[in-house]
The RNA shown here (FMN riboswitch aptamer (RFN element)) has 111 nucleotides and comes from uncultured Microlunatus sp.
Its mean pLDDT, the model's own confidence on a scale to 100, is 82.
RNA sequence: CCGGGGUCGGUGUAAUUCCGAACCGGCGGUGACAGUCCGCGACCCGGUGGCUUCCAGUCAUCGGUUGAUGUGGUGAAACUCCACGACCGACGGUGAAAGUCCGGAUGGGAG
Numbered sequence: 001c002c003g004g005g006g007u008c009g010g011u012g013u014a015a016u017u018c019c020g021a022a023c024c025g026g027c028g029g030u031g032a033c034a035g036u037c038c039g040c041g042a043c044c045c046g047g048u049g050g051c052u053u054c055c056a057g058u059c060a061u062c063g064g065u066u067g068a069u070g071u072g073g074u075g076a077a078a079c080u081c082c083a084c085g086a087c088c089g090a091c092g093g094u095g096a097a098a099g100u101c102c103g104g105a106u107g108g109g110a111g
Stems, first nucleotide, its partner, number of pairs: 001111001007021004022100002024089002026040004035087002044064008069085005091103003
């Protein structure tokens, strides 16, 4: 230094949360450019140790958990490009269920 994205319409007392259409894609790797391959990080759970009388909390460290892709084409080589179709997205909050709103976060962290 380092994360993007809710606009229009519908239903409704109430929804940027539901329905129809829309929009977004962290970091490293790879015979060739990846949200879906391999791995890492974040969230979450737990062990140990420090601070604290203890709990809670917090810091350090170790471990666990952790989503989703097919067909065709080009090519020497592509689950990475092109065409078409599909799918996925932590936790807490909320007049009603959230990848997109608000919050922890002016944080942490791969790099």

The organism belongs to Microlunatus, within Bacteria.